[in-house]
A computed fold for a 92-nucleotide RNA from Noviherbaspirillum galbum, annotated as c-di-GMP-I riboswitch aptamer. Its Rfam family is "c-di-GMP-I riboswitch aptamer". Its family is annotated with cyclic-di-GMP binding in the Gene Ontology. The model forms 100% of the base pairs in the Rfam consensus. The RNAcentral record of the sequence draws on Rfam. Its mean pLDDT, the model's own confidence on a scale to 100, is 83. The source organism's lineage runs through Bacteria, Pseudomonadati, Pseudomonadota, Betaproteobacteria and Noviherbaspirillum.

RNA sequence: UAACUAGCAGGGCAAACCAGUCGAAAGUCUGGGACGCAAAGCUUCCGGCCUAAAGGAAUCCUUCGGAUUUCCAUGGCAGCGGGGCCGCCUUC
Numbered sequence: 001u002a003a004c005u006a007g008c009a010g011g012g013c014a015a016a017c018c019a020g021u022c023g024a025a026a027g028u029c030u031g032g033g034a035c036g037c038a039a040a041g042c043u044u045c046c047g048g049c050c051u052a053a054a055g056g057a058a059u060c061c062u063u064c065g066g067a068u069u070u071c072c073a074u075g076g077c078a079g080c081g082g083g084g085c086c087g088c089c090u091u092c
Base pairs, nucleotide, nucleotide: 012037013036017032018031019030020029022027035079041085042084043083045082046081047080048077049076050075055071056070057069058068059067060066061065
């Protein structure tokens, strides 16, 4: 000088579960709590997965209304993967 090699440091987020909260549900939010995460930061553009209130179809009951099954996201999951954007450290 070049190449290879990742620990350290400052830290960050927060699964399950519990309590409360919103929601028809999936799930969200707040607090506690840490399974883990180098993007487990943001963003539904693509795929996937979850739910089915409203709506459609069918069946049953017969109190005209109700019950069951099924289809369907306009609902949701960014801690399912891809994409886009932003970000920390820099061989001591």